[in-house]
RNA sequence: GACCGAUAAAGGCAAACCCAUCGAAAGGUGGGGACGCAAAGCCACGGGUCUAAAGUCCAAUCAAGUGGGCCAUGAUCGCCAGGCUGCCGAA
Repeated sequence: GACCGAUAAAGGCAAACCCAUCGAAAGGUGGGGACGCAAAGCCACGGGUCUAAAGUCCAAUCAAGUGGGCCAUGAUCGCCAGGCUGCCGAA
């Protein structure tokens, strides 16, 4: 230095759930809370998954509006792969 990862040390993050808030939703953010995490730090640009406001198609309707299908330009890095960066050091 590379791989690797302890019932090590110093620290770190925070699932579900609850409250507030933003959003059409998925979900995000803040507080509480810990299931877990050695990259659970960052990147949505590959695959997957979630959502469907706008758009478009269809249905009935005088219409307003309603219901259904498709659709990411929305979301997720705590689904997988990949990239960038990084603390510690037993075997």